[in-house]
Small-subunit ribosomal RNA from a metagenome, 1477 nucleotides, folded computationally.
Model confidence (mean pLDDT): 82 of 100.
RNAcentral holds the sequence, with entries from SILVA.
Rfam family: Bacterial small subunit ribosomal RNA.
RNA sequence: GUUUGAUCCUGGCUCAGGAUGAACGCUAGCGGUAGGCUUAACACAUGCAAGUCGAACGGUAACAGGUCUGUUUACAGACGCUGACGAGUGGCGCACGGGUGAGUAACGCGUAUGCAACCUACCUUUUACCGAGGGAUAGCCCAGGGAAACUUGGAUUAAUACCUCAUGAUACUAUUAAAAGACAUCUUUUUUUAGUUAAAACUCCGGUGGUAAGAGAUGGGCAUGCGUGCCAUUAGCUUGUUGGUGAGGUAACGGCUCACCAAGGCAAUGAUGGCUAGGGGGUCUUAAAGGAUGGUCCCCCACACUGGUACUGAGACACGGACCAGACUCCUACGGGAGGCAGCAGUGAGGAAUAUUGGGCAAUGGACGAAAGUCUGACCCAGCCAAGCCGCGUGCAGGAUGACGGCCCUACGGGUUGUAAACCGCUUUUAUACGGGAAGAAACCUUCGAACGUGUUCGAAGCUGACGGUACCGUAAGAAUAAGCAUCGGCUAACUCCGUGCCAGCAGCCGCGGUAAUACGGAGGAUGCAGGCGUUAUCCGGAUUUAUUAGGUUUAAAGGGUGCGCAGGCGGGAUUGUAAGUCAGUGGUGAAAUCCUACAGCUUAACUGUAGAACUGCCAUUGAUACUGCUAUCCUUGAAUAUAGUUGAGGUAGGCGGAAUGUGUUGUGUAGCGGUGAAAUGCAUAGAUAUAACACAGAACACCGAUUGCGAAGGCAGCUUACUAAACUAUCAUUGACGCUGAGGCACGAAAGCGUGGGGAGCGAACAGGAUUAGAUACCCUGGUAGUCCACGCCGUAAACGAUGAUCACUAGUUGUGUGCGAUAUAUUGUACGUGACUGAGGGAAACCAUUAAGUGAUCCACCUGGGGAGUACGUUCGCAAGAAUGAAACUCAAAGGAAUUGACGGGGGCCCGCACAAGCGGAGGAACAUGUGGUUUAAUUCGAUGAUACGCGAGGAACCUUACCUGGGCUUAAAUGCAGCUGGACAGUUCUGGAAACAGAAUUUCCCUUCGGGGCUAGCUACAAGGUGCUGCAUGGCUGUCGUCAGCUCGCGCCGUGAGGUGUCGGGUUAAGUCCCAUAACGAGCCAACCCCUAUCCUUAGUUGCCAGCGGUUCACGCCGGGGACUCUAAGGAGACUGCUACCGUAAGGUGUGAGGAAGGUGGGGAUGACGUCAAGUCAGCACGGCCCUUACGUCCAGGGCUACACACGUGUUACAAUGGCCAGUACAAAGGGCAGCUACUUGGUGACAAGAUGCUAAUCUCUAAAACUGGUCUCAGUUCGGAUCGAAGUCUGCAACUCGACUUCGUGAAGGUGGAUUCGCUAGUAAUCGCGCAUCAGCAAUGGCGCGGUGAAUACGUUCCCGGGCCUUGUACACACCGCCCGUCAAGCCAUGGAAGCCGGGGGUACCUGAAGUCUGUAACCAUUAGGAGCGGCCUAGGGUAAACUGGUGACUGGGGCUAAGUCGUAACAAGGUA
Repeated sequence: GUUUGAUCCUGGCUCAGGAUGAACGCUAGCGGUAGGCUUAACACAUGCAAGUCGAACGGUAACAGGUCUGUUUACAGACGCUGACGAGUGGCGCACGGGUGAGUAACGCGUAUGCAACCUACCUUUUACCGAGGGAUAGCCCAGGGAAACUUGGAUUAAUACCUCAUGAUACUAUUAAAAGACAUCUUUUUUUAGUUAAAACUCCGGUGGUAAGAGAUGGGCAUGCGUGCCAUUAGCUUGUUGGUGAGGUAACGGCUCACCAAGGCAAUGAUGGCUAGGGGGUCUUAAAGGAUGGUCCCCCACACUGGUACUGAGACACGGACCAGACUCCUACGGGAGGCAGCAGUGAGGAAUAUUGGGCAAUGGACGAAAGUCUGACCCAGCCAAGCCGCGUGCAGGAUGACGGCCCUACGGGUUGUAAACCGCUUUUAUACGGGAAGAAACCUUCGAACGUGUUCGAAGCUGACGGUACCGUAAGAAUAAGCAUCGGCUAACUCCGUGCCAGCAGCCGCGGUAAUACGGAGGAUGCAGGCGUUAUCCGGAUUUAUUAGGUUUAAAGGGUGCGCAGGCGGGAUUGUAAGUCAGUGGUGAAAUCCUACAGCUUAACUGUAGAACUGCCAUUGAUACUGCUAUCCUUGAAUAUAGUUGAGGUAGGCGGAAUGUGUUGUGUAGCGGUGAAAUGCAUAGAUAUAACACAGAACACCGAUUGCGAAGGCAGCUUACUAAACUAUCAUUGACGCUGAGGCACGAAAGCGUGGGGAGCGAACAGGAUUAGAUACCCUGGUAGUCCACGCCGUAAACGAUGAUCACUAGUUGUGUGCGAUAUAUUGUACGUGACUGAGGGAAACCAUUAAGUGAUCCACCUGGGGAGUACGUUCGCAAGAAUGAAACUCAAAGGAAUUGACGGGGGCCCGCACAAGCGGAGGAACAUGUGGUUUAAUUCGAUGAUACGCGAGGAACCUUACCUGGGCUUAAAUGCAGCUGGACAGUUCUGGAAACAGAAUUUCCCUUCGGGGCUAGCUACAAGGUGCUGCAUGGCUGUCGUCAGCUCGCGCCGUGAGGUGUCGGGUUAAGUCCCAUAACGAGCCAACCCCUAUCCUUAGUUGCCAGCGGUUCACGCCGGGGACUCUAAGGAGACUGCUACCGUAAGGUGUGAGGAAGGUGGGGAUGACGUCAAGUCAGCACGGCCCUUACGUCCAGGGCUACACACGUGUUACAAUGGCCAGUACAAAGGGCAGCUACUUGGUGACAAGAUGCUAAUCUCUAAAACUGGUCUCAGUUCGGAUCGAAGUCUGCAACUCGACUUCGUGAAGGUGGAUUCGCUAGUAAUCGCGCAUCAGCAAUGGCGCGGUGAAUACGUUCCCGGGCCUUGUACACACCGCCCGUCAAGCCAUGGAAGCCGGGGGUACCUGAAGUCUGUAACCAUUAGGAGCGGCCUAGGGUAAACUGGUGACUGGGGCUAAGUCGUAACAAGGUA
């Protein structure tokens, strides 16, 4: 960082840090220092890695010198004479040094001790001794075998080789006696006697060397305490095993080995077995505790092709020795032989991966030697490798028009790269060239000198360098020779553009990418580190995420189902002793290196040196005694007992009882009963159900009964008897810590299930039938077997739950209740043990717990460590079985989870509202037509709108235009405008030609001002700016629909909560309303509602174009005129209605009333106004706008066509189906609007649409204007005198133009249709219904649409159960994309890991049996023999081989489940009462 819409918690995953013997990618200037097969202990070509000594010996193969001989120099021969020395005898060394980590879980290692149970060559020191003799043998020589390796025989020879004898001890063995000491056996010293054992020479005569014994030093051997992996799904192991006696063996103790005797020994504090592994000092990390690790360096161990064995030797069971067996490789003449790089280089192989077949013994160290010296792949150096650490450099200063270029932007400009560059000045580390040039070296040795004295010591000089002409120093010129890698969404420092478009790709986690990607790829810029930078792998850290320091277990993972109890752990008060734990002092040890500190040496640092500190450990010793332990003696409060009482569904066994149910028998009685949501199956006329009596059977015990009681838990309920257990109270009598817990173990343990035998009324898995259903292997119904019951025996599990282990102590209270015991004044009250509720402190993530703790402490036990896989597999134990107990891994995910919050939702609950239902009125759905949509068709039928919230919608008006569509014909700076330049003077108009037109061509006419330079205007050309009803409404603005005119949505401060949030806004009332009142940790405020406008009444003011009561005039008539303001009206202002008054109810708000008053009464009616938000709702085609796309076309102009098509389907309407009507005639009454390209009076003509005249009006003036209604007549129930579609004919009007495709008029024609299925819509009063009028758009009109206006004018509402929508409160939730949600299982497909499995192939150690090399030991007559011995043969043991059964791993046809995988199938199990909790 990551689970959620958000929160707190639990919990996992992941990252940032450090490290490495590393590897890979990109890059690379130098130096110092340290490092370099982690894999195949795989196989090895070649060279080298252990020799040396002639001063031990016989000697002389090679070399050199010398001598002698031959001889002319060369040369040849002889002589071991000298230096030396091949091969050989002998001595010392080869057991060191170097390599590797296979084996080993062990006295292997570490640490501390012991050896009175031991050894030690060379070295040091002390003592003693070194006399005499002998026989061989290698070599050499001769002869032979063999390919070779090698070997046989004969003769001869030496020694510091071998043997014998002498001498001899303080050595060894046995023995006698005494003293001292200690640690059990014993040891030391002295002493008596007897026995046994030694030597080697060389020499320069100094010595060196040898033998014996003692001591030391060094090195080793053995034994012991403690420490030192994992697995119990390894629980028993062991026969030389454990001990003893004796013997053998060893340097030495010891069952080390053998004989005999005994039966022991080890193990839950983990034996035995399996797997893994060299151990330590140290190293990495960490605050520490720890964790991980053991490469380089140092110490120890083990090993040397694999296994075994011994020899030699002081030391080996021996890396470069031997023998045997095995595997492998090589040579071979096929007979036989040879070999062992885990030494240094090197090769192959393996692998991601690890170097030169280098130089030198100059230094350090080692072997031998008297020494010179020889040997030394130990070592010192060099080479290769950025593989680590450290250091240096790649320049420094100035330099702004902030250059060019790049990149970006809000783009005539700015930002950034960036003082960066250019330019100017300076420096020269490093690199290059030239020149100089070390330290490491001091010894040994030689010479000389001195001291003592013939050999040692000291001094001086000389000799010796692989590295290396290297480090280092100087000089020269010149910025000259030198920068990359990774990253840039958050974590995590660093951002923009382009490309791509869930593609390509990225990714450590979360996650990016589906057309505006800071996450992919590129670029510019930035950030980090830098000769390196990233990635990968591994370890520690963060992770208190195994918790000793330092965690948890009610609900997140986690308390065992309960008790008893062995071991173990822990344990009351007082005193004494002890000193094991504990504490303190001292001593020893804790190798060096490392770490730390200080100083010093390399120019610095890394590195190295010197000194100190530390090594927190172990052992020993001395002291202290508070606590724990141990010992002893007491105590009573813990615990138990005693006595007396009380209580209860405590347990076991027996007996008894009534109700109910069922069955049987006998009656009464008749047609149904039963069952359900409704039915059916079933029972019943062979008599059911019902009812009565009697009888029988089994099971369970109504009421009492409760928040009760008892029990360890499971559990226990009629009454009663017997037996039995427990708890409590009182007394404080007895014992005297006897206690608590409790791994294993043992016992108990619901229901179901199992076995045997009974029993069986009711109920009732399985099963059958009937229903339900799409299906219904279910829910419902009718039956019904096991079972349920009893006895005995198993099983051993449950949500066995208080999801809370047991015990003890402490920490505020209030109030019930059960059982006791008290005190009383009979009101009450104390105390003990149980059992409940509530509330504090405290705790807790919260919910909650709270003396019955989940608080504060103590002791013991059990259990947990992400989800899934999985309580699965395998193994084991138990079980008759079912199954139980124990109990993983591979693989997979980044979560899974707890509590609480806000919403949303519920076939949850409560309250409330709405034409939501109901009650009514009128419609739609059926017909014809109009109109819109879908579909179909078409060249095109342009586009959009699509549940409610599209469909008489955009469109308030498609013949052309509109017009976006189609066909055809044209134009390309374009249809418009600006600017700049150039050219022209007109442009335009008119006429003619072609054409469908646009357009093209021709003819004609033709500018203005002027200072004559030009300007204005206009046309053409060029350049820059266009244009697009093309896409994206999921990039947007604006506007709109809907929830909804629903009553809600929020804020400030305060308070509560860890927090998300809550409170306010809830509660009680009330309202149309979050309207108001009361109450109240809330107090206030904002948006919404109300407040506004019109209308209904009145008043005031004002009267023109309005009005006309009264007065006058005039007309056929008329406010026509004079006048008037009364009235109507007009339009300004006001009044009025506010539950104000009244009665009742109510605290109030408010409500009720046929109340009063009033024109109006409880928001009077209507309108405008639409909160926070929801639907990625609608619109890029009204407009605007980002991005993308087109540019002789997706732009633009024109003509014609299309948007008006038509088997069909749907929506919205109109007209009807008629008599409450149609037709004819007559007579009345509006409001609101419109009018000059207009409305038109009036007159005339026409049947009419209309036409021709003519007048008024830019309008309260003129004009357009009612119909239903009413009165009268007619029609008489029919497809009609209803209805008017359709069609024919003739016209009128508008308009360039009515063919596609207008309206109207007249005449004729006269279709469907007789009130409309399921279903559905509107409306609560001036409303529905019905009647007409006007307006916008508009030349005209498809208008029956839309928006307004008035006329006439109803019915009904009991009520809120139900349907729909909404609001508030509450509840549940696994939902939050929010139920159109979430989610389960089978099947089908692909991939992955895994279990079983006939079999197949391996592996390791042991067991049993057979066989058995070399070799030690042992026995031994024949053979050899120098008489010591040997050969040969036999025996014991063993490596190896064979056989057998177990164990374990891999693989395996087939098979089982599991996990994962955008859109498969079937259902819908869970989450809401999830629709059967």